[in-house]
Context: one part of a larger RNA
């Protein structure tokens, strides 16, 4: 000097930031992903009208409610965004490079196309298992769902030609050949929004390389897919990634293995500065999602609020099965010196769907809590006595406290109260919030502590105690006059704080 701090006394307001550093411990409840009827089939019910029937209770059609709710096919989005930091000494990071080894929905350009068929399925409707969670069978339907055919400007693959450029066979064009496509909705009839194939683009990513950042040798030898090579597979793609076979490598004291210990990093903190410590907030990259493995789907995941096994653990059960997963936001128990509201809007930012209106958004914007820190500002101002009272000391004369009070004039920041009142949205839409701010009005009115006073270090006396009973960061005090313990009055210092303890320079 710092500080995600915390304990002790005390505590007025604002503004701006921070708030589980401990058990990656269990977790009630709620809410955090969703939308699109302009993809597509279905299709209520309360209520109220009418009409008919009644045993006067009510029953039966219809018509609105409404093609409305609602399920469900079916696109997109749920791989973002929000949490955490367990594990990871690693191409995880950072920094510079490579990719002639490579992907990329949504969006932006270009360029060509959208023809003509088919057979199913859920919803639904019958039958049936379960306690329940879900479920089997049969019939029926629709698409932009699912399969063929047709064409195919690009593409793919093969085969030839040419040109270009590299370290390495790549790009680029021309021939012939072979595979491979679509979807339709809406309309105001102009169009409009999709949809397929292909070139390029931006953005985002995948792999790989140089170099760079901890500890320990009381850890000296490590490996068998392990090191290479062939073939086959496998990935968008390099590569033992994976296999079969073959050879017998690789790696290490320039520290390999092995143990420890950690997410990196922009950066913060300190310091003249080199360096040292550090990775809370904020902003990148990385991992993780009860633990462990695993694949689906998919442009993109081995997928925090998706799935299977498998374990721990809670719950329900008719005992046969079964349902859970806050390291989201808020909250609860427990751990712990210690860390907040089961809050308010989607107004603004941004994100997701949908032409749109519009939904959804505990991301976000605000509000609540806490002196946790940082900065501001207030608890009055000026006058006022050789000087009150009280309390302290005293050589008993006096000294202090001390212009302080009290008393006289003035002000009203902040706060209180009444009234008017935004910007954020340059038209509409403010949750914040009647809040910031501005105007009046009352009255010094409501507002000061903490800590130390031997030396170090600023700041001295009485009394009490008597090696007690305390102090104390060091050196030390305290056994009868203690500036060093208590308690007072005086004084120093800092101030809504003061002090202490850790923890770093």
């Nucleotide at each position: 000097a710092a500080u995600c701090a915390a304990c002790g006394c005390u505590g007025g307001c604002g503004g701006c930031g921070c708030g589980c550093u401990u058990a990656a411990c269990a977790c009630a409840u709620g809410c955090a992903a969703g939308u699109c009827g302009a993809a597509c089939g279905c299709g209520a019910a309360a209520g109220c009208c009418c009409g008919g029937c009644u045993u006067c209770g009510g029953c039966c059609g219809g018509g609105c409610a409404a093609g409305u709710a609602g399920a469900g096919u079916g696109g997109c989005a749920a791989a973002c965004g929000g949490g955490u930091g367990a594990g990871u000494a690693a191409c995880a990071c950072g920094u510079g490079g490579a990719u002639a080894a490579c992907c990329u929905a949504c969006c932006c350009u270009c360029g060509a196309g959208u023809g003509g068929g088919g057979a199913a399925u859920a919803a639904c409707c019958c039958c049936g298992g379960g306690a329940a969670a879900c479920u089997g069978g049969g019939g029926c339907u629709a698409a932009u769902a699912c399969c063929g055919c047709a064409u195919a400007c690009g593409a793919u693959c093969c085969a030839u030609c040419g040109g270009a450029c590299u370290a390495a066979g790549u790009c680029c064009g021309g021939u012939g050949g072979c595979u491979g496509a679509a979807a339709g909705c809406c309309u105001u009839c102009g169009g409009g929004c999709g949809c397929u194939c292909g070139g390029g683009g931006a953005g985002g990513g995948g792999u790989c390389c140089g170099c760079g950042g901890c500890c320990g040798a009381u850890u000296a030898g490590c490996u068998u897919g392990u090191u290479g090579g062939u073939g086959g597979g496998g990935u968008a793609a390099u590569g033992g990634c994976u296999u079969a076979c073959c050879a017998a490598g690789g790696c290490a004291u320039c520290g390999a293995u092995c143990a420890g210990u950690a997410g990196c990093c922009g950066g913060c903190c300190u310091g003249a500065g080199a360096g040292g410590g550090u990775g809370a907030a904020c902003g990148g990259c990385c991992a993780c999602a009860c633990u462990g493995g695993c694949a689906c789907u998919g442009a993109g995941a081995c997928a925090c609020g998706g799935g299977c096994c498998a374990g721990a653990c809670u719950c329900c059960u008719a005992c046969g099965g079964g349902a859970g997963g806050c390291a989201g936001c808020a909250g609860u128990g427990g751990g712990g010196a210690a860390u907040c509201u089961u809050g308010g809007a989607c107004a603004a930012u941004g994100g997701g769907g949908g032409c749109a209106a519009c939904c959804c958004u505990g991301a976000u914007c605000c509000a609540g809590c806490g002196a946790c820190g940082c900065c501001g500002c207030g608890u009055g101002a000026c006058c006022g006595a050789u000087g009150a009272a009280g309390c302290c000391c005293u050589u008993c004369g006096g000294g202090g406290u001390g212009u302080a009070a009290a008393g006289g004039u003035c002000u009203u920041u902040c706060g209180g109260u009444g009234g008017g009142g935004a910007c954020a949205a340059u038209g509409a839409u403010g949750a914040u919030g009647g809040u910031a701010c501005c105007c009046a009005c009352a009255a010094a009115a409501g507002c000061a502590g903490c800590u130390g006073c031997g030396g170090c270090u600023a700041a001295c006396u009485a009394c009490g105690u008597g090696c007690c009973a305390g102090c104390a960061g060091c050196c030390g005090c305290g056994g009868u006059a203690a500036u060093a313990c208590g308690u007072a009055g005086g004084c120093a210092g800092c101030a809504a704080g003061c002090g202490u303890u850790g923890u770093u320079c």
Molecule: small-subunit ribosomal RNA, 5' domain
Organism: uncultured prokaryote